[in-house]
Molecule: transfer RNA
Organism: Planctomyces sp.
RNA sequence: CAGAACGUAACGAAGCCUGGUAUCGCACCUGGCUGGGGGCCAGGAGAUCGUUGGUUCAAAUCCAACCGUUCUGA
Numbered sequence: 001c002a003g004a005a006c007g008u009a010a011c012g013a014a015g016c017c018u019g020g021u022a023u024c025g026c027a028c029c030u031g032g033c034u035g036g037g038g039g040c041c042a043g044g045a046g047a048u049c050g051u052u053g054g055u056u057c058a059a060a061u062c063c064a065a066c067c068g069u070u071c072u073g074a
Base pairs, nucleotide, nucleotide: 001073002072003071004070005069006068007067011025012024013023020057028044029043030042031041032040033039034038050066051065052064053063054062
């Protein structure tokens, strides 16, 4: 320098193709059960979806540019 994949909650992922309430696990908070740090049960909080712009009634999803990480090639 060229190409490809990836970027979503503290962490790990799904959802994107086919636009319409953002989901799951772990962790965290509260309450209950248990002799108890543990375990189980119930409830709750937490992500403006890498950034900016465009299309649309409506964008995590479609389009463009850019940023970051990884891989491949020269």